[in-house]
A computed fold for a 251-nucleotide part of an RNA from a Pseudomonadota bacterium, annotated as large-subunit ribosomal RNA, domain VI. The organism belongs to Pseudomonadota, within Bacteria. It matches the Rfam family "Bacterial large subunit ribosomal RNA". Model confidence (mean pLDDT): 81 of 100.
Context: one part of a larger RNA
C1' cells in the first nucleotide's frame, strides 16, 4: 500500500519438515536341506540415536532468598548489626528458565512407477511380457502425518456487526532484539504497596529465664525471616486525546 468498510473463525493453490536404526520372544528348530545350518510371513517386547513440547519426579542453575563462617573498618563499649573482601567464603534453596529428567512421535494406507514377474498378442499361420491393450511389483516417488501458508496481485470462503472499532498516551505480561501480540486503564485488580491464610525455603531469630567458673548448653520456638505461587484489598499510578472515511450493497 494493496486485497475499496470492520472484526471473528477459516479452505489450501503453494512451500517446508519427517516418514531412522538395532536387538529379544512367539510362529518354529517349523519350511527347505543328506547334514551342516536355517528362514519367509504374522505378531509382540525392548533399546540407541535423532525430533518435538514439558517441568510432576531426579539434577542443574537461582548476583530472590535462610543459615553457618572468617579477616577488618564502623554503629561509643557488651549484646546485636551494617560495609568491603569474587555473590567474601561455605551449606542449602523456591518461582522461572534448562537436561542429565519426562511425556510423545516415526506407524498405517491409497495412487503411478523402476529393475523384475505376467497376461492376451500380432507383425512373421508357430513362438513371443510389447508393437495395440492389460495385471502386478521397491526402505523410493505423489499423497496419507506435522508445520507455514490468500501479495494463492486468479489477493478466496463462512459468520457477525455497520459505528462497529482503529490508533497514540499509560499500568503491566507465562508476549518479546525493535516492531508486533496478549491483559487492563477508575463503570478498574494491570503493576507496585498493604492484608490474610495456604504452600514454600531455611532450620529453632532477637530478647529475656534457667543450668555452668568458662567456652558453652537449654527453654520460650519448627521460631524468626523471607517468597518472582495463590486469594484479598484502589493506599500509589494507570490524567487523557484523536480518527471513525468512502463507492456498490444495506441501512
Nucleotide at each position: 500500500c494493496g486485497c475499496c468498510g470492520a472484526g471473528a473463525c477459516u479452505u489450501g493453490a503453494g512451500g517446508g519438515g519427517g516418514c531412522g536404526g538395532a536387538g529379544g520372544g512367539g510362529u518354529a528348530g517349523u519350511a527347505c536341506g543328506a547334514g551342516a545350518g536355517g528362514a519367509c510371513u504374522c505378531u509382540c517386547c525392548u533399546c540407541c540415536a535423532c525430533u518435538g513440547a514439558c517441568c510432576u519426579c531426579u539434577g542443574g542453575u537461582g548476583u530472590a532468598c535462610c543459615a553457618g563462617c572468617u579477616g577488618u573498618c564502623c554503629u561509643g563499649c557488651c549484646a546485636a548489626g551494617g560495609g568491603c573482601a569474587c555473590g567474601g567464603c561455605u551449606g542449602g534453596a523456591a518461582a522461572g528458565c534448562c537436561a542429565c529428567g519426562u511425556c510423545a512421535g516415526g506407524u498405517u494406507u491409497g495412487g503411478a512407477u523402476a529393475a523384475g514377474g505376467g497376461c492376451u498378442g500380432a507383425a512373421a499361420g508357430c513362438a513371443u511380457c510389447u508393437a495395440a491393450g492389460c495385471c502386478c511389483g521397491a526402505a523410493g516417488c505423489c499423497g496419507u502425518c506435522c508445520c507455514c501458508a490468500a501479495g494463492a496481485u486468479a489477493a478466496g470462503g463462512u459468520c457477525u456487526c455497520a459505528a462497529a472499532u482503529c490508533c497514540a498516551g499509560g499500568u503491566c505480561c507465562a508476549a518479546g532484539a525493535c516492531c508486533a501480540g496478549g491483559a487492563c486503564c477508575u463503570u478498574g485488580a494491570u503493576a507496585g504497596g498493604g492484608a490474610a491464610a495456604a504452600g514454600a525455603g531455611u532450620g529453632u531469630a532477637a530478647g529475656u529465664c534457667c543450668c555452668g567458673u568458662a567456652a558453652g548448653g537449654g527453654a520460650u520456638u519448627g521460631a524468626g525471616c523471607u517468597c518472582u505461587u495463590u486469594u484479598c484489598u484502589a493506599c500509589u499510578a494507570a490524567u487523557u486525546g484523536g480518527a471513525g472515511a468512502a463507492u456498490u450493497u444495506c441501512c